This is a predicted structure of a 357-nucleotide RNA (Bacterial RNase P class A) from a Microbacteriaceae bacterium.
Rfam family: Bacterial RNase P class A. By type it is a ribozyme. About the family: Ribonuclease P (RNase P) is a ubiquitous endoribonuclease, found in archaea, bacteria and eukarya as well as chloroplasts and mitochondria.
A source record names the gene rnpB.
The RNAcentral record of the sequence draws on ENA.
Model confidence (mean pLDDT): 77 of 100.
The model forms 97% of the base pairs in the Rfam consensus.
This record gives sequence, C1' cells and structure tokens, in this order.
RNA sequence: AGGGUCGGCCAGGCAAUCGCGUCACUGCGUCAGCAGUGCCGAGGAACGUCCGGGCUCCUCAGAGCAGGAUGGUGGGCAACACCCACCCGGAGUAAUCCGCGAGAUAGUGCCACAGAAAAUAGACCGCCCAGUUUUCUGGGUAAGGGUGAAACGGUGGUUUAAGAGACCACCAGAGGCUCGGGUGACCGAGUCUGCUAGGUAAACCUCGUCCGGAGCAAGGCCAAACAGGCACCCAUCAAGUUGCUCGCUUGAGUGUCGGGUAGGCCGCUAGAGGUUGCUGGUAACAGCCGCCCGAGAAAGAUGAUUGCCACCGAGGUUUCCUCGGGACAGAACCCGGCGUAUCGGCCGGCCCUCUCU
Repeated sequence: AGGGUCGGCCAGGCAAUCGCGUCACUGCGUCAGCAGUGCCGAGGAACGUCCGGGCUCCUCAGAGCAGGAUGGUGGGCAACACCCACCCGGAGUAAUCCGCGAGAUAGUGCCACAGAAAAUAGACCGCCCAGUUUUCUGGGUAAGGGUGAAACGGUGGUUUAAGAGACCACCAGAGGCUCGGGUGACCGAGUCUGCUAGGUAAACCUCGUCCGGAGCAAGGCCAAACAGGCACCCAUCAAGUUGCUCGCUUGAGUGUCGGGUAGGCCGCUAGAGGUUGCUGGUAACAGCCGCCCGAGAAAGAUGAUUGCCACCGAGGUUUCCUCGGGACAGAACCCGGCGUAUCGGCCGGCCCUCUCU
C1' cells in the first nucleotide's frame, strides 16, 4: 500500500424569530378558561408482533392425557429459541464463519432410474466341477468385470476344484477394558476382540428438559341511564379463562332475543433505569462508592423560516466561489432480545499478500 474479516459509535450542530403540548409558578376570571415565565418534548430500529418477562385478572395455578416448545457441555440473566466460553463436525492459507449438534440393534417408512441385487440382499458377464454330440443342463463361488450417489472394509499371502475374514500379517472403522487430563461435552495413550448388514429422524417415532389461561381494548374508581322476554337446569345437578378425565372450590346459574349508557379519572412512566471510576471474572456479566432523571399525549403535541458551520455530490476563473442534497422512518403500559429496512460519516482489533527500512 492492497485485499479480507470482526466489532464499536453517530444519525447533523449553533443562534434568532414565530408556533404547538404536558407539568410547575405567578396574575386575571363566579366558572369554563385566558395571559406571562421556566424545565422538558419521537428511534437505531419507535417497524415485524417472532421469543422471553414485569404487571393485571381468572375458585386450583393440583395430577394425568393430549398438545406445544426445545436438544453438544458449562456459565450469564428476572427469563429466553438470547448472550459468553468451550467441545465435536464442516468451509477457508488464515483471521473467521456455519450447524433444526440426543437415538438408526425399540419399531414403521423411504433411497427414483440403472443394475442380478438397495438390507430377511443377490448371480447378468465371468471362474471351477460333473454330465453332455457342438449346444445345453445341474451344482459351487462372490475374489475379477459391469450398473449406480452408494453394492457386506483395504493391501499382501495361506487354504481351495475355483474362491471367500474361512485363516494369517499389517492398516482402517466399530466395540470392550485400563490409565492420564478436564466441572463437563470430550481429548490422549495402552491393550483386547474377525465384530465389519449403508444412508435418512430438517421422515413418522423414541428419549431427555420445559410449559395454567387471557391480555392495558388487562384491570380498577366515580358519575349517568335503562326494560325486560323466552328456553334449559336446579344437588344422582350446574358453574369455574386452550381441550379431555380425575380431584378441588362454589351454589344459582347457562344460552338466546331485546333495551339503555359508552362521560371523566386511575392504570401511565423513578425503573430487573442510566452512568464515570474501582474490584472480581478469559468473557457474557456481577458487586461497591459517587453522579443523573431524559415525552406521557388523548382524535392524539414534539413544527416552520432565516443565517452561519459541518458532511456529501456536481460545476467553475480552484488560497476560493456557485448550485443542489440528506436515507429507513414516527412514541401510546413498560423492559430484555431476535428478525427486517436504511442515506451518510467516524474509530478500532485481527489475518493474508507485496514493497521499504
């Protein structure tokens, strides 16, 4: 200098003028309300509603079945399908990235076509033996050839009629035992066994772990208004927030037709909050001292103009000037994640190549 890979931050700034909203204070007003001053006022994703919770309600939230989620090990966290570290496998020279990571001898499926045969394998060509007029028939074989993504381990030998783990040596895989390291998943070493019937569970399934339901339109308070009718059931019954069964609790309800009200307040923002420093930890993160308080609207505010500066682009007469531009997008109970969209800018770690010193 070039290329790659991983991570962090920002999301225009300042000033003036006018305007909007909550809250606080002051003044005016019988009230409704009005005026003045002051602090503050939409994100990195506020989007998706995918996951986890806080919170609220439900007479079980207790058990079982069904159902759903999840799947290497350990840790973090309120919790999680999230985050960190490690293990195994794969890609890459590497930094790094990826993994629907348990079980195929519990069972059931599937592996097209080709091929003799695709898992209770099997004999097309070939090899050997016997019969036999060449032909053909019977038996043996699975080492050689062919087909295929994949064909019952590989190389060399012994035996054999010809062969074959039938046997032997070495190797590979699988399994058993022992020792060492590690919290563990696993890793390493030694020794033994002819055990060598594949793949697929992101097919059904089995195993392990976890799971009450509904949701701020939850749920409470105040005010106002109204009109009840019918059917079923009424304790051997009925109701009880996914479904079924049991248990438990309660005791008048369940369903349907019709009428009235739908106004105000709370919930509603001080929190699993943010943050400098220190300590512990490989890290995620945790603890401690100190500091800070960042919209709470309600048919729903958070804006507009001007000037300067900054950034980007184009042009020019290039110590500068002119013109233009700024994406994705908008709080509505709150928080931790993940996914998706996106203009422009800044910073850093690591790996590889080349050059110079």